[in-house]
RNA sequence: GCCCUCGUAGUUUAAUGGAUAUGACGCAAGAUUCCGGUUCUUGAGAUAGGGGUUCGAUUCCCUUCGAGGGCG
Repeated sequence: GCCCUCGUAGUUUAAUGGAUAUGACGCAAGAUUCCGGUUCUUGAGAUAGGGGUUCGAUUCCCUUCGAGGGCG
């Protein structure tokens, strides 16, 4: 220098172009308990940045950034 794959919450993970973006762990509050743990209920929290296509984009296209790999 060229090519390929990937980027979703604190961690991990799902979503055929179409419902309020799914679940688990963790976190907070409540219930339970003498206290804590366990258990139950509820809640907050995410699509790497920018642009495009589309009635509609996590998904498709371009570009930038980042991670990993291959070739020279």
Transfer RNA from Jeotgalibacillus malaysiensis, 72 nucleotides, folded computationally. The same sequence occurs in records of 7 taxa. Its Rfam family is "tRNA". From the family's description: Transfer RNA (tRNA) molecules are approximately 80 nucleotides in length. By type it is a transfer RNA. The source organism's lineage runs through Bacteria, Bacillota, Bacilli, Caryophanales and Jeotgalibacillus. Model confidence (mean pLDDT): 84 of 100.